A computed fold for a 101-nucleotide RNA, annotated as Glycine riboswitch aptamer.
The prediction has a mean pLDDT of 78.

RNA sequence: AAGACUCUGGAGAGACCGGUUCAAUCCGGCGCCGAAGGGGCACGAAGCACGAGCUCAUUGAGCCUGCGCUUCCAAACUCUCAGGCAAAAGGACAGAGGGGC
Numbered sequence: 001a002a003g004a005c006u007c008u009g010g011a012g013a014g015a016c017c018g019g020u021u022c023a024a025u026c027c028g029g030c031g032c033c034g035a036a037g038g039g040g041c042a043c044g045a046a047g048c049a050c051g052a053g054c055u056c057a058u059u060g061a062g063c064c065u066g067c068g069c070u071u072c073c074a075a076a077c078u079c080u081c082a083g084g085c086a087a088a089a090g091g092a093c094a095g096a097g098g099g100g101c
Base pairs, nucleotide, nucleotide: 005097006096007095008094009093014030016029017028018027019026031085032084033083037081038079039078040077044072045071046070047069048068050066051065053063054062055061056060
């Protein structure tokens, strides 16, 4: 320094309809949200193959460049798998404490 932990702040979208239910959970139907978690993408980097040019010089070596493929790689972007759509809970992130060399 970072993390666990504690406190504070913390958005979005259905108290949707039907079957019991205050709600949650379960079944069916129609919508919606992105800020737990998870997946994807740019620039860039590396490797491989091919082509053009230049140099050395001898049938290759080096430099440079273009294109294609593969690999790695970010987010509050994107997907909505998961999660969520009254309150409570949860909540990326931020601040304070705490803690540690």